[in-house]
RNA sequence: AACGAUCAUUGCCACACUCGUCGCAAGGCGAGGCCGGAAAGCCGCGGGUCUUUAAUUAGAUAGCCGAGCUACCUCC
Numbered sequence: 001a002a003c004g005a006u007c008a009u010u011g012c013c014a015c016a017c018u019c020g021u022c023g024c025a026a027g028g029c030g031a032g033g034c035c036g037g038a039a040a041g042c043c044g045c046g047g048g049u050c051u052u053u054a055a056u057u058a059g060a061u062a063g064c065c066g067a068g069c070u071a072c073c074u075c076c
Stems, first nucleotide, its partner, number of pairs: 004076001005074001012037002017032006035063001041069002045066003048061004
């Protein structure tokens, strides 16, 4: 340095729900909250699902799965 793993340590994120706000909607954002997470960091490339449209037409979901990129700690 790389890979594996997550015992310990420093911390990190924030499901559902509530309030406010944006949106036709799915859903997003902020605050509270804390089910869980070892990439629950980033990314719509592939698949799935959801909303929308006459129409994969236009969107959403990264905490659905995969791929790609990046990354802290160290008993081993």